[in-house]
Context: one part of a larger RNA
């Protein structure tokens, strides 16, 4: 000097930034991911309307709209941990002539005709429950064929550049193979299809750079390389069959111990040494392990199966569960907060919008735990009062301009008044411009925080100083008490009767809402 810091005495405000460093230890509640009816059958509820009514009420999807259902899109984003990993995991620099990529932009092109199903509903059957089955009925932009097709995809043979070895990249030819959906009252428009490109996002592979033990000296049979298959988006012993017997390693291989890398932090003149909290970027994990399914993307935190541990339901046959999301409980520990508001801004997801959802976020709640500011008053004032403490003691020195008293102010504090900015848009309503849409103006509306910052006004110095030190290092001394006792103490070292070193007092020095003291790093 610094800290994500404990602890002790102490303590007025504000503003910014932080807040389980340990048990990847277990969880009660509640929330964190939905969304579209402009995809479709439909109608459990809710509001309208109709119809019938004994006036009790019953029907009708007729409209709004919409439970559960089929289906589209997300759900692989964000959020949160640091267990593993010492590896191409990160980091930095190329390469893929070996690759993928929904939504989104550009270019061309296309969307003809059919099919059979299921869920829901409705009847049952079975189970304590979770739920499971079975018959019937029906829809789609869900699913399946058939036609077309091309710059697609595979075989065959031809020909032109070109490179970086396997080769690339274009042309023109045969043959086989593959698409497609429609909805809004029309149109705009919005999707669907296939080709190229692009752009974003990934995947792989390589050179370099990443910690401690040699009291760890050998390690290795998919092992190392070869051919051929299989398997991937692809390239590979990635996997298998054969065949060879290689490959690492003292330039430290194998083992073992620790550990998430980096931007960057602390520190220091600088070399360098420490650290990886908060932010921001890249792995990795989501009770433990394994596996894979859908998807353009996962071997998927709040998705699926097994298997284990652990908790709970239960009619004992069986069957639920996973805060390392934001609250929050318990337990660990010196230690680390609210079961708070709001979608109003920013961003995400679905949706044509309107809109819904978002513990993303943006706020507001504790916590002197950190940094910055701002106050506990300012000017005069000497009888140098009073009392305290002290000395060579009718006196003197100290506290000390301190106090008292005068005048001033009014941050801050309490009351009372005003009172934003964050807001663009969007969509309604008007109008203009070419074309019932679109672009542009205008109007009214949209603020959780918030009546909060901020400002005005009244009253009145009024609300507001502690904390360690004082032998030497290291600014700052006497009195008294005690007597190697009782205590101090980072070192040196004090204390056994005149202790500046111990306890008490005055008094002093230092820093201040702080201040010490522990730990840890330079």
């Nucleotide at each position: 000097g610094a800290u994500g810091a404990a602890c002790g005495c102490u303590a007025g405000c504000g503003a910014u930034a932080g807040g389980c460093u340990u048990a990847a230890c277990a969880c009660a509640u509640g929330c964190a991911a939905g969304u579209c009816g402009a995809g479709g059958g439909g109608c459990a509820u809710c509001a309208g309307g109709g119809a019938c009514u004994u006036c009790g009420g019953u029907c009708c999807g007729c409209u709004g709209g919409c439970g559960a259902c089929c289906g589209g899109c997300g759900c692989a984003c964000g959020g949160g941990u640091g267990c593993g990993u010492a590896a191409c995991g990160c980091g930095u620099a190329u390469g893929c002539a070996a690759c993928u990529u929904g939504c989104c932009c550009u270019a061309c092109a296309g969307a003809g005709g059919g099919g059979g199903a299921u869920a829901a509903c409705c009847c049952g059957u079975u189970g304590a429950a979770a739920g499971a089955c079975g018959g019937a009925c029906u829809a789609a932009g869900a699913c399946c064929g058939c036609g077309u097709a091309c710059a697609c995809u595979c075989a065959g043979a031809u020909u032109a550049u070109g490179g970086c070895a396997u080769c690339a990249u274009g042309g023109a030819c045969u043959g086989a193979g593959g698409a497609a959906a429609c909805g809004a009252g029309a149109g705009a428009u919005c999707g669907c299809u296939g080709u190229a490109g692009g752009a974003u996002a990934g995947g792989c592979a390589u050179g370099c750079g990443u910690c401690c033990c040699a009291u760890u000296a050998g390690c290795u049979a998919g092992u190392u390389g070869g051919u051929g298959a299989g398997g991937u988006a692809a390239c590979g012993g990635c996997u298998c069959a054969c065949c060879a017997a290689g490959g690492c390693g003292a330039c430290g291989a194998u083992g073992g111990g620790u550990a998430g890398g980096g931007g960057a932090a602390c520190u220091g003149a600088g070399a360098g040494g420490u650290u990886g909290a908060a932010c921001c970027c890249c792995c990795a994990c989501a009770c433990u392990g394994g596996u894979a399914c859908u998807g353009a993307g996962a071997c998927a935190c709040g998705g699926a199966c097994c298997a284990g541990a652990c908790u709970c339901c239960u009619a004992c046959g069986g069957g639920a569960g996973g805060c390392a999301g934001c609250a929050g409980u318990g337990a660990g520990g010196a230690a680390u907060a609210u079961u708070g508001g709001u979608c109003a801004a920013u961003g995400g997801g679905c949706g044509a919008g309107a809109g819904c959802c978002u513990g993303a976020a943006c706020c507001a709640g504790c916590c002197a735990a950190g940094u910055c500011g701002c106050g506990u008053g300012a000017a005069g004032g000497a009888a140098g009062a009073a009392g305290g403490u002290u000395c060579u003691a009718u006196g003197g020195a100290u506290u000390g301009u301190a106090a008292a008293c005068u005048u001033c102010u009014u941050u801050u504090a309490u009351a009372g008044g005003g009172g934003a900015a964050u807001a663009a848009u969007g969509g309604u309503g008007a109008g203009u411009a070419c074309g019932u849409g679109u672009a542009c103006u205008c109007a009214a509306u949209u603020g959780a925080a918030u009546g909060u910052a901020c400002c005005c006004u009244a009253u009145g110095a009024a609300u507001a100083a502690g904390c360690a030190u004082c032998g030497g290092c290291u600014a700052a001394c006497u009195c008294c008490g005690u007597g190697c006792c009782a205590g101090c103490a980072g070192c040196c070292g004090c204390g056994g009767u005149a202790a500046u070193a111990c306890g008490g007092a005055g008094g002093a020095c230092g820093c201040g809402a702080g201040c010490g003291u522990u730990a840890u790093c330079c």

A computed fold for a 522-nucleotide part of an RNA from an uncultured bacterium, annotated as small-subunit ribosomal RNA, 5' domain. Its Rfam family is "Bacterial small subunit ribosomal RNA".